[in-house]
RNA sequence: AGCGCCGUGGAGCAGUCCGGAAGCUCGCGUGGCUCAUAACCACGAGGUCGCCAGUUCAAAUCUGGCCGGCGCCA
Numbered sequence: 001a002g003c004g005c006c007g008u009g010g011a012g013c014a015g016u017c018c019g020g021a022a023g024c025u026c027g028c029g030u031g032g033c034u035c036a037u038a039a040c041c042a043c044g045a046g047g048u049c050g051c052c053a054g055u056u057c058a059a060a061u062c063u064g065g066c067c068g069g070c071g072c073c074a
Stems, first nucleotide, its partner, number of pairs: 002072006010026004020057001028044005050066005
C1' cells in the first nucleotide's frame, strides 16, 4: 500500500444508524448565599461539528476526495 475505528466550545463525551440545524459533565466569568473560602443555587460567554466539494428546500448526520490520530494484517 490494504482493512477497521475515531476527529463536535478549554478538557472528556453524546447526537450520526433513521437529514429538520448544537446538547451533557467538568472547567471559565458574573451574581446570590457566607464573617470569609469551599460547597451549593441562578445566569452567562465560549462551536466555520478536521478540510474541500457534491446531493437536498434543508447536512454534525448521506456521497466522493484529502489531512491527522489509534489499532489490525504481512

Model confidence (mean pLDDT): 84 of 100. Transfer RNA from a soil metagenome, 74 nucleotides, folded computationally. Rfam family: tRNA. Gene Ontology term of the family: triplet codon-amino acid adaptor activity. The family has 954 seed sequences and 5,335,975 matches in Rfam 15.1.